Molecule: FMN riboswitch aptamer (RFN element)
Organism: uncultured Chloroflexota bacterium
RNA sequence: UCAAGCCUUCGGGGUUGUGGUGAGGCCGUCGAGUUAUGGCGGCCAAGUCCCGACCGGCGGUAGAGCCCGCGAGCGAGCGCGCGACGUCGCGCAAGCACGAUCCGGUGAGAUUCCGGAGCCGACGGUACAGUCCGGAUGGGAGAAGGCGUGC
Numbered sequence: 001u002c003a004a005g006c007c008u009u010c011g012g013g014g015u016u017g018u019g020g021u022g023a024g025g026c027c028g029u030c031g032a033g034u035u036a037u038g039g040c041g042g043c044c045a046a047g048u049c050c051c052g053a054c055c056g057g058c059g060g061u062a063g064a065g066c067c068c069g070c071g072a073g074c075g076a077g078c079g080c081g082c083g084a085c086g087u088c089g090c091g092c093a094a095g096c097a098c099g100a101u102c103c104g105g106u107g108a109g110a111u112u113c114c115g116g117a118g119c120c121g122a123c124g125g126u127a128c129a130g131u132c133c134g135g136a137u138g139g140g141a142g143a144a145g146g147c148g149u150g151c
Stems, first nucleotide, its partner, number of pairs: 001150001005147006015052001017051001019050002024044007053131002055121002057070004065119002073096002077092005082086001101117005123134003
C1' cells in the first nucleotide's frame, strides 16, 4: 500500500395542550293514548378527527425528508444447505408496491447554504395514526475497525 474473501462492533427520530369535537359507554329520569333501536339531564370518552405541536435512515453531489440512487413491505424464479426434505433455512433476484418544493439571495458551483412560504410520510390493529400498539429481542442501505493476501 492492498483486489477478492472472512470476522467484529455500530447502524431511526417524533404528540406537548386545565385545547375543540364527540363515535361510543355508563348513570339518572320521562314514558305503555305510541317515531321506544326514543326524549331529556349528568359523567366518562381520540396522543387516530379539527386546531396547534413535534420528527427526518444510508450513499452521491456546495452541506438535501421533498435532486439522483439505495434501504425498509410483497415476491415469481434460480442456486445452495440438511439427523430433520419442509407451509424449512440461507444467498441471488425479475417484477409489484412505494411520498413530497418552490420563490428570492450569496456564490465559480447550492431544488442542498441563508431568508420566506409550502409539502410528504408502508402494512396490520383501533374512533380515520409519520408520532400509540404490533410483525420487530426482526431486517437493513451502510459506517468504523480488524484478519488475511500480494509488493